[in-house]
Molecule: transfer RNA
Organism: uncultured Oscillochloris sp.
RNA sequence: GACCCCGUAGCUCAGUGGAUUAGAGCGCUUCCCUGCGGAGGAAGAGGUCGUGCGUUCGAGUCGCACCGGGGUCG
Numbered sequence: 001g002a003c004c005c006c007g008u009a010g011c012u013c014a015g016u017g018g019a020u021u022a023g024a025g026c027g028c029u030u031c032c033c034u035g036c037g038g039a040g041g042a043a044g045a046g047g048u049c050g051u052g053c054g055u056u057c058g059a060g061u062c063g064c065a066c067c068g069g070g071g072u073c074g
Base pairs, nucleotide, nucleotide: 001073002072003071004070005069006068007067010026011025012024013023028044029043030042031041032040050066051065052064053063054062
């Protein structure tokens, strides 16, 4: 340098046939339970889906450029 894959919650990831209101587990906060709890139960907060532009009535999902990580080749 060329090509391929990945980037979504604090962490690990799902969602990639364009339209449900962006989700799960773990973690975190509050409450209940308990002799006390790190065990059990209930509720809740937390994201503009790497950045920007574009296509579209509508984009996490499609296109382009860039950024970051990994790989193959030279």